[in-house]
RNA sequence: GGAAGAGUAGCCAAGGCGCGUCAAGUGUUGCGAAACGGGACGUUGUUCGCAAACGAAAGGGAGGCAAAAUUGCAUGCGCUCCCUGCGGUGCCGCGGCGCGUCCGCUCAU
Numbered sequence: 001g002g003a004a005g006a007g008u009a010g011c012c013a014a015g016g017c018g019c020g021u022c023a024a025g026u027g028u029u030g031c032g033a034a035a036c037g038g039g040a041c042g043u044u045g046u047u048c049g050c051a052a053a054c055g056a057a058a059g060g061g062a063g064g065c066a067a068a069a070u071u072g073c074a075u076g077c078g079c080u081c082c083c084u085g086c087g088g089u090g091c092c093g094c095g096g097c098g099c100g101u102c103c104g105c106u107c108a109u
Base pairs, nucleotide, nucleotide: 001109004106005105010097011096012095015092016091017090018089019087020086021085028052029051030050031049032048033047034046038103039102040101041100042099058084059083060082061081062080063079064077065076
């Protein structure tokens, strides 16, 4: 000198454990802030705060029923648990993916 390669934030996602289903969460928009290959610039993406609008799938089983309601005793219920679902649901993450330019790093030449 030219060749090859590694690594960020993060994304998808097997599987596991939860939460909600009495609507929190997620998603959308606007404003602000932060971190983000070892360095510089920058892109994409991410996270956080505030504000706004929008907005959901329940079904079954077992037990219980103090208070409220019912004045009847299970065709009811502010309770508990289980099963099957549902949610652009939270956390972990087998596996896969993952920097544009220049420099740096590794490897062989």
A computed fold for a 109-nucleotide RNA, annotated as THF (Tetrahydrofolate) riboswitch aptamer. The coordinates come from a structure-prediction model, not an experiment, and the mean pLDDT is 78.